[in-house]
RNA sequence: GUGCCCGUAGCUCAGCUGGAUAGAGUAUCAGACUCCGACUCUGAGGGUCGUGCGUUCGAAUCGCAUCGGGCAUA
Numbered sequence: 001g002u003g004c005c006c007g008u009a010g011c012u013c014a015g016c017u018g019g020a021u022a023g024a025g026u027a028u029c030a031g032a033c034u035c036c037g038a039c040u041c042u043g044a045g046g047g048u049c050g051u052g053c054g055u056u057c058g059a060a061u062c063g064c065a066u067c068g069g070g071c072a073u074a
Base pairs, nucleotide, nucleotide: 001073002072003071004070005069006068007067010026011025012024013023019057028044029043030042031041032040050066051065052064053063054062
């Protein structure tokens, strides 16, 4: 240089067949429980889906460019 894969909540990930308010686990916080704490249960906050542009009535999902990481190849 070329090709391929990955990037979604603090962390690990699902969703990629275009259409529901974008989800789960864990972590954090609050409440219940307890003499106190742990465990357990309930609830809450937390996301411009790496970035930009485009296609479309509608984009995490499709196209182009670009950034970061990984693999292959010369």
Molecule: transfer RNA
Organism: Bacillota bacterium